[in-house]
Parts: sequence; structure tokens; C1' cells
RNA sequence: GGGCCUAUGGUCUAGUGGUAGAACGCUACAUUCGCAUUGUAGAGGCGGCGGUUCGAUUCCGCCUAGGUCCA
Repeated sequence: GGGCCUAUGGUCUAGUGGUAGAACGCUACAUUCGCAUUGUAGAGGCGGCGGUUCGAUUCCGCCUAGGUCCA
């Protein structure tokens, strides 16, 4: 330098163009003499810039970061 793959809450991970979900973690409350467990409720997320589309996490281009292969 080139090819391919990946990027979604704090972590891990679903989501085949139309309401962003699960688990763990966090906060509050209940339960307990207290802690743990359990239950209920809540906060918190689509890497960036453009394009296509009525509508983009999803499709396309470039960039950034990571992985892998070739040179």
C1' cells in the first nucleotide's frame, strides 16, 4: 500500500427499511434485626460525515478505530 470482516447502554449481545430488545451491572422502593437472595420500577445505547428512500441501526460511498490475510 491492497483485499476481507467488525463497530448497538458500563460489559456482553439480538435486531432482513417502519415502536431500538435480552442478560449481567447501576439507582430507587419492598422484603430482612442487618447483609445476601428475590420482586417491582427507573436511568442509560445504533463510531463520524455524506448519499438513496416517504422513512436508514439496517442499503451505498468516504473517513476513523479494531481484527485478519497478501505484499